[in-house]
Context: one part of a larger RNA
RNA sequence: UUGGGUUUAAAGGGUGCGUAGGCGGCUUAUUAAGUCAGUGGUGAAAUCCUGCGGCUCAACCGUAGAACUGCCAUUGAAACUGAUAAGCUUGAAUAUAGUUGAGGUAGGCGGAAUGAGUAGUGUAGCGGUGAAAUGCUUAGAGAUUACUCAGAACACCGAUUGCGAAGGCAGCUUACUAAACUAUCAUUGACGCUGAGGCACGAAAGCGUGGGGAGCGAACAGGAUUAGAUACCCUGGUAGUCCACGCCGUAAACGAUGUUCACUCGCUGCUUGCGAUACAUAGUAAGUGGCCAAGCGAAAGCAUUAAGUGAACCACCUGGGGAGUACGUCGGCAACGGUGAAACUC
Numbered sequence: 001u002u003g004g005g006u007u008u009a010a011a012g013g014g015u016g017c018g019u020a021g022g023c024g025g026c027u028u029a030u031u032a033a034g035u036c037a038g039u040g041g042u043g044a045a046a047u048c049c050u051g052c053g054g055c056u057c058a059a060c061c062g063u064a065g066a067a068c069u070g071c072c073a074u075u076g077a078a079a080c081u082g083a084u085a086a087g088c089u090u091g092a093a094u095a096u097a098g099u100u101g102a103g104g105u106a107g108g109c110g111g112a113a114u115g116a117g118u119a120g121u122g123u124a125g126c127g128g129u130g131a132a133a134u135g136c137u138u139a140g141a142g143a144u145u146a147c148u149c150a151g152a153a154c155a156c157c158g159a160u161u162g163c164g165a166a167g168g169c170a171g172c173u174u175a176c177u178a179a180a181c182u183a184u185c186a187u188u189g190a191c192g193c194u195g196a197g198g199c200a201c202g203a204a205a206g207c208g209u210g211g212g213g214a215g216c217g218a219a220c221a222g223g224a225u226u227a228g229a230u231a232c233c234c235u236g237g238u239a240g241u242c243c244a245c246g247c248c249g250u251a252a253a254c255g256a257u258g259u260u261c262a263c264u265c266g267c268u269g270c271u272u273g274c275g276a277u278a279c280a281u282a283g284u285a286a287g288u289g290g291c292c293a294a295g296c297g298a299a300a301g302c303a304u305u306a307a308g309u310g311a312a313c314c315a316c317c318u319g320g321g322g323a324g325u326a327c328g329u330c331g332g333c334a335a336c337g338g339u340g341a342a343a344c345u346c
Base pairs, nucleotide, nucleotide: 003318004317005316006315007300008299012314014201015200016199017198021194022193023192025088026087027086028085029084030083031082033081034080035077036076037075038074039073040072041071042070049065050064051063052062053061054060091191092188093187094186095184096183097182098181099180100179103177104176105175106174107173108172109171110154114150115149116148117147118146119145120144121143125136126135162169163168206247207246208245209244210243211242215241216240220236221235222234223233258313259312260311261310262309263308266291267290268289269288270287271286272285273284274283295302296301319346320345321344328339329338330337331336
């Protein structure tokens, strides 16, 4: 490289948008680049292959043929691919009318709880554990009542739910904004799919500057436990967790399952629409679960939301370790990230 593969054995990029490229619906006409056929030229000789012959055979050599699968020119064909022109509506998009939801951004408001402050009542404990101790407390704690302040998170509803490309999103409300679906089948008329590079987004932790800091809590300190205990348990507690702006760019970023399209037995739920006749359903569309047939699979299992049957494009794998390391290079304030070997060894 080919082949074969990528849920779990090595292997799907974290996700989207999109450039080049690859691939691309139906009909008609023209063309003849690809394609196919004929003819001519060329494709040196040797070699290879076949026939015959010469050295006693063979290697070797001679001779004839075939072959040289290619290239060029020319004459035709027109189904397919391409190109050009014209048209179509099923793919795609738009319009109009609705529906849905923790989709996003910014602002405002709310109650419970926690902690703190002040004041009152009140007296000896509180707290914590397997048991304790450190800790708090007669300078009046804990408990309880009233008022005040602060920050963070939003009980019940809540779900096998919903929305979002993924990360993710949950008190109520306002403004702005994105999307999906349904109905009409009105408009455009292939405008499509995928997508190397590229760009954007991207949990938590971490970083920079400035705020904020109730609770929790790496580090750290103390108390226990223990042979020891740099832990698990307890008492404290700094960064951080929160906000604004800017970086970082990674996760078991998982459905460990790339995106798009078509086809293929059934049963049963949920969500949101539309709903003929009988106005409440049958049915149907999109999404989301469970079970199972064929088929597939090493099996577990998957099974119209495929891991089945096919098509298009991208990404990735090629024994274990060395190693996601070294070197180089790109990015980053740094931490580190991207790309990514070999020797050697089994």

Source information: Predicted 3D model of a 346-nucleotide part of an RNA (small-subunit ribosomal RNA, central domain) from a metagenome. Its mean pLDDT, the model's own confidence on a scale to 100, is 88.